[in-house]
Molecule: TPP riboswitch aptamer (THI element)
Organism: Parvularcula mediterranea
RNA sequence: AUCCUCGCCGAGGGGCACCCCGCCGGGGUUGAGAUGUACCCUUAGAACCUGAUCCGGUUAGGACCGGCGGAGGAACGGCCAUGACAGCCACU
Numbered sequence: 001a002u003c004c005u006c007g008c009c010g011a012g013g014g015g016c017a018c019c020c021c022g023c024c025g026g027g028g029u030u031g032a033g034a035u036g037u038a039c040c041c042u043u044a045g046a047a048c049c050u051g052a053u054c055c056g057g058u059u060a061g062g063a064c065c066g067g068c069g070g071a072g073g074a075a076c077g078g079c080c081a082u083g084a085c086a087g088c089c090a091c092u
Stems, first nucleotide, its partner, number of pairs: 007079004011042004016036001017029005048073003054067004
C1' cells in the first nucleotide's frame, strides 16, 4: 500500500401469529422479535414474501416441528471520507 473478515456510521428491507377470559384490557404458547426506547436482515441475501385456505406430524391451539427449498422473488453506500479553525513549510 492492497484485499478479505469482523466492527462502526448513515440509509434501506421485514414480520407481528395462536389459545383463554363476554369487551376494554389481562393471561398463556413458540420465537431474536408477536407493534417494541425494540428485534432481525441488506446479494456470501431461509430477514421476509409467493407457492399456501399446501402436505405429513404434533398440540389446548398456532408456520409448534418437518417437507416444500440445489423452487421463484427479495433491500447498499462509506470507514480519513465531510466541515471549521489554528500553526508550520513551499510557491507567487